A computed fold for a 72-nucleotide RNA from Callorhinchus milii, annotated as transfer RNA. Its Rfam family is "tRNA". Gene Ontology term of the family: triplet codon-amino acid adaptor activity. The organism belongs to Callorhinchus, within Eukaryota. The prediction has a mean pLDDT of 82. The RNAcentral record of the sequence draws on Rfam.
RNA sequence: AGUCUUGUAGCUCAGUGGUUAGAGUACUUGCCUCGCAAGCGAGAGAUCUGCGUUCGAUUCCUGGCAGGGCUA
Numbered sequence: 001a002g003u004c005u006u007g008u009a010g011c012u013c014a015g016u017g018g019u020u021a022g023a024g025u026a027c028u029u030g031c032c033u034c035g036c037a038a039g040c041g042a043g044a045g046a047u048c049u050g051c052g053u054u055c056g057a058u059u060c061c062u063g064g065c066a067g068g069g070c071u072a
Stems, first nucleotide, its partner, number of pairs: 001071007010025004018055001027043005048064003052060001
């Protein structure tokens, strides 16, 4: 330099063009306990960024940024 690929919650990962984006774990809190743990209930927490297509974009197109693989 070229090419491919990934980017979603604190962490590990799903997800799909359609109004409320989920799971596990972690965190906060209530119940339980003499207390802790476990268990049960509740809560907070996220789509890398710009542009475009579309009635509607986290999803599709494209530029950028970041990580990774391959080639030179």